[in-house]
RNA sequence: UUUCAAAAUGAAGCGCCAGGGCUUGGAGGCUUUUCUCCAAGUUGACGAGGUGGGGGAUCUCGGAUCAUCGGCGGGUGACCCCCGGUUGCCUACGACCGUUAAAGGGCUGACAAAGCCUUCCAGCGAUGGAAGGGACAAUAGGUCCGGGUGGGAUU
Numbered sequence: 001u002u003u004c005a006a007a008a009u010g011a012a013g014c015g016c017c018a019g020g021g022c023u024u025g026g027a028g029g030c031u032u033u034u035c036u037c038c039a040a041g042u043u044g045a046c047g048a049g050g051u052g053g054g055g056g057a058u059c060u061c062g063g064a065u066c067a068u069c070g071g072c073g074g075g076u077g078a079c080c081c082c083c084g085g086u087u088g089c090c091u092a093c094g095a096c097c098g099u100u101a102a103a104g105g106g107c108u109g110a111c112a113a114a115g116c117c118u119u120c121c122a123g124c125g126a127u128g129g130a131a132g133g134g135a136c137a138a139u140a141g142g143u144c145c146g147g148g149u150g151g152g153a154u155u
Stems, first nucleotide, its partner, number of pairs: 014073004019069001020043010046062003052082004083098005089152005104145005116133007
């Protein structure tokens, strides 16, 4: 390095890192600050909610904000088709949805983690990890309002 076997892990606002940022060391320019290069590190999204089947393109909600920049991979969002549900019984089309299958509007009471504060552990450091404290969202939820056209069946 390849192959085989076994075990563990087996994530989905999730994983990764070649640019960038930052740190340490070395070399060089410079009076120094600092700059350039090299090496080794480090960072790179905080939770909430979310999957009928297929497809292509790539993705919701808010919190925080000095890079949560930039990129790669994936992806439960959206779109199109199919299936299914609702729209008084059937059907076609339309609309809205996804098995809790009504968008929208009013009202309503909630729910988070990081950030913040305190402390501990690892590291020269950037930084990483852990424990405790006290908060604060939106989506979603509940409730009230809010439902098509044509044809047919039955009365």
Molecule: glmS glucosamine-6-phosphate activated ribozyme aptamer
Organism: Firmicutes bacterium UBA3943